[in-house]
């Protein structure tokens, strides 16, 4: 310089679960806790997945009629998810 078969030594993260705290929600932050990770560091570009304020649509509902506010129900992602893959990007020991 190139790689990561192995994971033993020091160091790191930290699921669920619990409080508080942003958020319409799904996520997320912060403290505690550890299921688990060798990239469970970082990027939302592909692809899956969550959600569905807002917007569309269709019903109700109101009314003489429209049309507004209301209630539901369906589509959407502009909002998540890197500990669902996939791709980029950097990276610690120790082996080769």
């Nucleotide at each position: 310089a190139c790689g990561u078969u192995u994971g033993a030594u020091a160091a790191g993260c930290a699921a669920a679960c619990c409080a508080c705290c942003c958020g319409a929600a799904a996520u997320g932050g912060u403290g505690g806790g550890a299921c688990g990770c060798a990239a469970a560091g970082c990027c939302a570009c592909u692809g899956g997945c969550c959600u569905a304020a807002g917007u569309c649509u269709c019903a109700g509902g109101u009314c003489a009629g429209g049309g507004u506010a209301c209630u539901g129900a369906g589509a959407u992602a502009u909002g998540g998810u890197a500990g669902c893959a996939g791709g980029g990007c950097u990276g610690c020991c120790g082996g080769g």

A computed fold for a 96-nucleotide RNA from a Desulfobacterales bacterium, annotated as c-di-GMP-I riboswitch aptamer. The RNAcentral record of the sequence draws on Ribocentre. Model confidence (mean pLDDT): 81 of 100.